The part of an RNA shown here (large-subunit ribosomal RNA, domain III) has 390 nucleotides and comes from Paenibacillus chitinolyticus. It matches the Rfam family "Bacterial large subunit ribosomal RNA". Taxonomically the source falls in Paenibacillus (Bacteria, Bacillati, Bacillota, Bacilli). The coordinates come from a structure-prediction model, not an experiment, and the mean pLDDT is 80. RNAcentral holds the full RNA, with entries from ENA.
[in-house]
Context: one part of a larger RNA
RNA sequence: GAGUAACGAAAAGAUCAGUGAGAAUCUGAUCCGCCGAAAGCCUAAGGGUUCCUGAGGAAGGUUCGUCCGCUCAGGGUAAGUCGGGACCUAAGGCGAGGCCGAAAGGCGUAGUCGAAGGACAACAGGUUGAAAUUCCUGUACCACCGUAAGCCGUUACGAGCAAUGGAGUGACGCAGCAGGGUAGGGACGCGGACUGAUGGAUGUCCGUCCAAGCAGUGAGGCUGAUGUGUAGGCAAAUCCGCACAUCGUGAAGGCUGGGCUGUGAUGGGGAGCGAAAAUUACAGUAGCGAAGGUCUUGAUCUCACACUGCCGAGAAAAGCUUCUAGCCAGGCGAAGGUGCCCGUACCGCAAACCGACACAGGUGGGCGAGAAGAGAAUUCUAAGGCGCGC
Numbered sequence: 001g002a003g004u005a006a007c008g009a010a011a012a013g014a015u016c017a018g019u020g021a022g023a024a025u026c027u028g029a030u031c032c033g034c035c036g037a038a039a040g041c042c043u044a045a046g047g048g049u050u051c052c053u054g055a056g057g058a059a060g061g062u063u064c065g066u067c068c069g070c071u072c073a074g075g076g077u078a079a080g081u082c083g084g085g086a087c088c089u090a091a092g093g094c095g096a097g098g099c100c101g102a103a104a105g106g107c108g109u110a111g112u113c114g115a116a117g118g119a120c121a122a123c124a125g126g127u128u129g130a131a132a133u134u135c136c137u138g139u140a141c142c143a144c145c146g147u148a149a150g151c152c153g154u155u156a157c158g159a160g161c162a163a164u165g166g167a168g169u170g171a172c173g174c175a176g177c178a179g180g181g182u183a184g185g186g187a188c189g190c191g192g193a194c195u196g197a198u199g200g201a202u203g204u205c206c207g208u209c210c211a212a213g214c215a216g217u218g219a220g221g222c223u224g225a226u227g228u229g230u231a232g233g234c235a236a237a238u239c240c241g242c243a244c245a246u247c248g249u250g251a252a253g254g255c256u257g258g259g260c261u262g263u264g265a266u267g268g269g270g271a272g273c274g275a276a277a278a279u280u281a282c283a284g285u286a287g288c289g290a291a292g293g294u295c296u297u298g299a300u301c302u303c304a305c306a307c308u309g310c311c312g313a314g315a316a317a318a319g320c321u322u323c324u325a326g327c328c329a330g331g332c333g334a335a336g337g338u339g340c341c342c343g344u345a346c347c348g349c350a351a352a353c354c355g356a357c358a359c360a361g362g363u364g365g366g367c368g369a370g371a372a373g374a375g376a377a378u379u380c381u382a383a384g385g386c387g388c389g390c
Stems, first nucleotide, its partner, number of pairs: 013031006032387004040367004046347002050345001051075006060068002080141002082343004087118002092113003098107003122139005142339004150332003160327002165323005173310004179303003184297005189208006209268002213263005220256004224247007232240002272288002311314001353362002369381004
C1' cells in the first nucleotide's frame, strides 16, 4: 500500500420465546422463501469413527458462537439365508516338471488364483440416543447329523449310492413390433377429525393396506411321442447321435412361466383418540383404534432377447439332469439337533471421496410422486431436504 480488496453462486429471511457472563449467527415456536430426474432416498468405490450421548471453547470455522464434520470423555456396527470366502470359471496373473537364457531372468504344460459374469436357502412388522432382511415377534426355507413307527432289500431276479468319464442343459448378439401382468397414479364411494351463533346442511383435510413361504390355478413361450436296430460319442451305457417302423400333428403329454385365488392373517399396520406420574425433562409416550370397495389410467418393471427380422454371427466352467464304469448290506424315513470366517456405525453428486481449503469443478449403479405436457423437457407443488457460516 491499507484498515483498502475480499469474506466463495443474488434460494431470503422475519418475529417471539429459551439458554447463557455474553446471542443477527445456538435451541424451540410461528410465518416467509428455495430444490423437488433433486439441492429427496438407497448403494458401489473411496474415506475411517467423521456416527450417538455428555462436557468444553484455547486453536480450526473467512464474522460471531452458548454451536460444529473442532477438543475431551464414554458408548455404538450382533447374520445358516444380505455382500464376500469355505463353489465355478473370463481376460489376465502365477506356474511342479519342461524349453530358452552369461547371471538376473523369459516363456509355458499339468495345475492354481482371478468377478460388478454363472450358481446359491427370509420375508413382514416392531424396537434404540446411536445397529438391524443381523436383535425381538410371527411365519418360512436350505444343507448336514439323527433315528421312532412303517416300507424296500440282504449274494445277485440285489434296495440304495454313483463318477475327476460320456451326453444334454447351463449358454448368451443387435434392431423392431404386438400382447398379457404387476408396481405406481387418479376419481368416486367408505371411515375419521375439523368447520357449524342451536339442530342440520356445507366445505376442508387426512386415511382408504400387508410380504416371503405353502396349496391350487394358469395367460403365454418352447417341445412331437413310443418302439426296434446300431459300426459314432477314445472303455461301457438303458443316455446322446444316426436309421427304420407305428401313432399323432390347431391336440395330448412334457418343460418353463409372470400373475391370479386361497392360506399366511382371530396377525401386523392404520388416520385419529389419548393417559398416570412428574412437571425442569423423561409425551403425542403407554394404551385404544374406524374404513379398507368400485371404476379408470398405467410403466423405462416383468413374462422375456419370448417372437419376428438382420448381419458384424454374438464367453467359459461349475451347478443341474441323465447314462453307465463302479461301490455296497443295508437303505429310505417323523421328532429332535447343528450351522464356521470377514464386512455391517457414518458420509456417499458431497463440508466426510478426488481437487493444498468447510473450494460455484469431477465422481459408477438403482428408486424417482402430483397438475399441465409427447416427455426423465419446462413451470408450480408432495414426501423429504434446505435458506448456501458475515